[in-house]
């Protein structure tokens, strides 16, 4: 330098054009317990890497850039 994959709540991920952006774990509060754990219930937290574009409408499509990974080349 080239190709491909990934980038969504603290973590692991789902969502592949239309409603309210979700799950598990974690965290907080409550219940249960003598207490802890388990279990049950409730809650807070993300404008979806950034900037543009397409569209009536984008996390979802396109382009550039940034970051991570794998491979190839030098």
């Nucleotide at each position: 330098g080239g190709a491909c994959c990934c980038g969504u709540g603290g973590c692991u991920c789902a969502g592949c054009g239309g409603u309210u952006a979700g799950a598990g774990c974690a965290c907080u509060c409550g219940g249960u317990u003598c207490a802890c754990a388990u279990c049950c219930g409730a809650g807070g937290g993300g404008u979806c890497g950034c900037u543009g574009g397409u569209u009536c409408g984008a996390a979802u499509c396109c382009a550039g850039c940034c970051g991570g990974g794998u491979c190839c080349a030098c």
Molecule: transfer RNA
Organism: Vulcanimicrobiaceae bacterium